This is a predicted structure of a 696-nucleotide part of an RNA (large-subunit ribosomal RNA, domain II) from a bacterium. Its mean pLDDT, the model's own confidence on a scale to 100, is 83. Rfam family: Bacterial large subunit ribosomal RNA. Its family is annotated with structural constituent of ribosome and ribosome in the Gene Ontology.
Context: one part of a larger RNA
RNA sequence: UCCGGCGAGUUACGUAGUGCGAGCGAGGUUAAGCGGGCUGUAAACCGCGGAGCCGUAGCGAAAGCAAGUCUGAAUAGGGCGAUUAGUUCGCAUUAGUAGACUCGAAGCCAAGUGAUCUAACCCUGGGCAGGAUGAAGUCACCUUAACCGGUGAUGGAGGUCCGAAGUGUUAAACGUUGAAAAGUUUCUACAUGACCUGGGGUUAGGGGUGAAAGGCCAAUCGAACUUGGUGAUAGCUAGUUCUCCCCGAAAUAGCUAUAGGGCUAGCGUCGUAUGUUAAACCGCGGGGGUAGAGCACUGAAUGAUGUAGGCUGAGCGACCCUCGGUCCGAACUCAAUCAAACUCCGAAUACCGCGGCGUACCGUACGGCAGUCAGUUCGUGAGGGAAAAGCUUCACGUGCAAGAGAGAAACAGCUCAGACCGCCGAUCUAGGUCCCAAAGUACAUGCUAAGUGGCAAAGGAUGUGGGUUUACACAAACAGCUAGGAGGUUGGCUUAGAAGCAGCCACCCUUUGAAGAGUGCGUAACAGCUCACUAGUCUAGCGAACCUGCGCCGAAAAUGACACGGGGCUAAGCAUGUCACCGCAAUCGCGGAUGGUCGAGAACGCGAGUUCUCGAUCGUGGUAGGGGAUGCGUUCGUAAUGCAGCGAAGGCGUACCGUAAGGAGCGCUGGAGCGUUAUGAAGCGAGGAUGCCGGA
Numbered sequence: 001u002c003c004g005g006c007g008a009g010u011u012a013c014g015u016a017g018u019g020c021g022a023g024c025g026a027g028g029u030u031a032a033g034c035g036g037g038c039u040g041u042a043a044a045c046c047g048c049g050g051a052g053c054c055g056u057a058g059c060g061a062a063a064g065c066a067a068g069u070c071u072g073a074a075u076a077g078g079g080c081g082a083u084u085a086g087u088u089c090g091c092a093u094u095a096g097u098a099g100a101c102u103c104g105a106a107g108c109c110a111a112g113u114g115a116u117c118u119a120a121c122c123c124u125g126g127g128c129a130g131g132a133u134g135a136a137g138u139c140a141c142c143u144u145a146a147c148c149g150g151u152g153a154u155g156g157a158g159g160u161c162c163g164a165a166g167u168g169u170u171a172a173a174c175g176u177u178g179a180a181a182a183g184u185u186u187c188u189a190c191a192u193g194a195c196c197u198g199g200g201g202u203u204a205g206g207g208g209u210g211a212a213a214g215g216c217c218a219a220u221c222g223a224a225c226u227u228g229g230u231g232a233u234a235g236c237u238a239g240u241u242c243u244c245c246c247c248g249a250a251a252u253a254g255c256u257a258u259a260g261g262g263c264u265a266g267c268g269u270c271g272u273a274u275g276u277u278a279a280a281c282c283g284c285g286g287g288g289g290u291a292g293a294g295c296a297c298u299g300a301a302u303g304a305u306g307u308a309g310g311c312u313g314a315g316c317g318a319c320c321c322u323c324g325g326u327c328c329g330a331a332c333u334c335a336a337u338c339a340a341a342c343u344c345c346g347a348a349u350a351c352c353g354c355g356g357c358g359u360a361c362c363g364u365a366c367g368g369c370a371g372u373c374a375g376u377u378c379g380u381g382a383g384g385g386a387a388a389a390g391c392u393u394c395a396c397g398u399g400c401a402a403g404a405g406a407g408a409a410a411c412a413g414c415u416c417a418g419a420c421c422g423c424c425g426a427u428c429u430a431g432g433u434c435c436c437a438a439a440g441u442a443c444a445u446g447c448u449a450a451g452u453g454g455c456a457a458a459g460g461a462u463g464u465g466g467g468u469u470u471a472c473a474c475a476a477a478c479a480g481c482u483a484g485g486a487g488g489u490u491g492g493c494u495u496a497g498a499a500g501c502a503g504c505c506a507c508c509c510u511u512u513g514a515a516g517a518g519u520g521c522g523u524a525a526c527a528g529c530u531c532a533c534u535a536g537u538c539u540a541g542c543g544a545a546c547c548u549g550c551g552c553c554g555a556a557a558a559u560g561a562c563a564c565g566g567g568g569c570u571a572a573g574c575a576u577g578u579c580a581c582c583g584c585a586a587u588c589g590c591g592g593a594u595g596g597u598c599g600a601g602a603a604c605g606c607g608a609g610u611u612c613u614c615g616a617u618c619g620u621g622g623u624a625g626g627g628g629a630u631g632c633g634u635u636c637g638u639a640a641u642g643c644a645g646c647g648a649a650g651g652c653g654u655a656c657c658g659u660a661a662g663g664a665g666c667g668c669u670g671g672a673g674c675g676u677u678a679u680g681a682a683g684c685g686a687g688g689a690u691g692c693c694g695g696a
Stems, first nucleotide, its partner, number of pairs: 001696006011098003015095010027054003033048004058065002068080004101239002104236001108229006119203009128193001130162003133158001137154006166190003171186004205221001207217003242631001243629005252265005266372002268369007281356006292345001293343002298339003302335003309328002311325005375400002378397007405416003420592004425588003431582003434567003440579001442578006453569001459553002463550008472541001480537005486510003491505003516531001520529002593620012632685001634682010650669005656663002
C1' cells in the first nucleotide's frame, strides 16, 4: 500500500416544548400495589386500585376577594385577567440530566509493587605485575662546652612519579534499518587510595539517595511503576457508513476574563394564519448639504494700488511741528486662486410619505428546526500607507465561497453564460476564422519596416504618413560651384603685446554689386583660414514653426533559446468599413422525467379532503443547513404463503429490468437451508478516523 472483517447521534426519565396520529372530552389519566393469567413462583395481556397529576379562574407580596382583582381616598385612571379545550397514550423531533456521536491527551487522587539497574550507607570478604623517587627516624664520623649543625650510610614515608591487571572515558574516525536500544578502533586519565570489587543487608514516590548534573531510584524521572476513581476533562484536531426530490444561507451587529468559543438579533428552512399587503415601475409631496461650484463667512494664499505706520533727507533742529524722498508696508480696494474639520449656492442618486399600477419576481405575525460570527477578488466612493503592496480599514455593487460550461495558452474572484435528462437537429454570446485547431490565406481603403505587433518612463532624434500657419522664390529663391569680402584703421582705452577675434568703451564715415570697428578657427602679437554680406553660374521649388497617425533610441538578472501558447507571419501586424462563417451545458426545436400554481375529469370518503389521469403555465446549479419519499437494502420477531439433494444460502460469469439506492433470469460452482407479502423491532448500510484485527 492493497484485500477481508469490525468500526461512530444510542438508551433511560412519575422530565419539558413542538408536530403528527389515536382514545375520551369540561373533563382526561392512573402510580405503587393487589387479583387473575394453558403446561412454568417468568412475561404479554385482563381486572381492581383515584393516592396523585394536568385542565375547568383569575388577581394580589399576603390576609383575601373573585369574572374580576391589584394599586388607590376613589364607583377615577392604569396593570394583569375574563367572551372555553383539554387530557392520556403512541410515533417523530429538539432541549435538559446522565460518558450522551466515536476515538484521542498531558495530567489529578487513592491503594499497592519495586534498591537483582542505579545512589548512599552498614556487615563480611577479595584485589592492586614491575620500576622510580627516597620524608621522618636510627647508626657512624666530623663539629660544638652542650644543644644546634654537617657528611656518609641505613631506613622506606607519600590522596608521590612511570606503567600492566583493574577502574574511568579525553580526542577523532567508524557505526547510525548497528555486531551493540550507547558499541568498536586508535589516542587518553587514575592505578596504596576520598581506590577498585564479590556476597549479604538498609533507605520508597512529594518519598528516598545525591562530592549537586534535577542526577539516579529496573532501557521509564522537574515527581517511578501497577491497578482503581475512569468512558477524568478536551471552547481542540480527525472521522462519522444507502438513494432520490424541494428550498437554501453566513463569514455582520451588540454583549462576553471575549476575540479560532458562546448568547441574542440578522440571513435559511418547515408549518399555521393573513390574503395583494412586498419588490419593480409611474405620478405627487418632502427634508438634506455630498459631487460640483463659489469666496458672502472662517482660514490659507499671489499680484497691483499704495493710505495709516515704519525708514529716510531738509528746515539753527533735541521734542513738537512743517516741507520732501518713495525702500518696506496693516486694514481697506481691485484682479486672480485654495479648503475633510469654509459655504452666498447646489445636483444626480439614495431615503421617507401618499396615490396608482402590479401578480409571482412574496410581504407580515406566531411556532418547530437550524447553520453562520477566520471570508475573498474585481469595479466604484473614502480613511491609513508612499495618489506602494496579491497591503490595511469602511461603504455600495458583482462574482467566488456554495457555480459546472465557453473565452482569457495554463489561471477560485476577469469576459460571456447560470448545467433536470436525451438527440449524428438549429441560431448565436464572449472570443475567433494560415497550420497545430472548428471557421475567410475574405473584400475595400490607408498606415507600419520596427518582427513594431509580441512589456516600461522622463528625455532624445532631418524615421515616415496626414493637416495648419508662415518666410523666400522665373525681377531666379534654397543647396553646390567660380569670385569678392575693401578703405580711414593697428578705432579709443588697457596692456610687455591687444592689429575684427584676453578685457573695457564706442560701434562711425567712405568706396561699393557687397563687405560687421567683425561669426568661428588660428598667432606671443601680426600673418593665415572662414563666416555674415554681394555678384556670376545653374535651375524649380526651398526654409521655419505648430497639431496629429504609426514607428526608433532610452531597455542589464540570475539552468537555456522563454516578454506572440507554438509553428511560423511583412500580414497571418495596426486603423476604418463591409459581407460570410465558427463558436458555450446560453437560446430555439423534438422526446422524456419531476416540483409549484391553475383548470378539467375519475375513484374513495358523511364531510373536510386524499389519490390518480389529462391540459395550461412557471420552475428543476448548489456547501453549511431545513423539509419530503406507501423510497432501496441488511438482521431478527409475528402472521400468511412458497422454494429446496430433480440441489437452499454463499461464490464466479452474464448482452435483462428500474430515475436512484437496487432487483430478476440463466450457466458453472457449492452442498443445506432460504425466500415472498403484510406488519413490528433494530448492535441496520464504510473508503477514509497517522482507525482496530487478520491476510497478501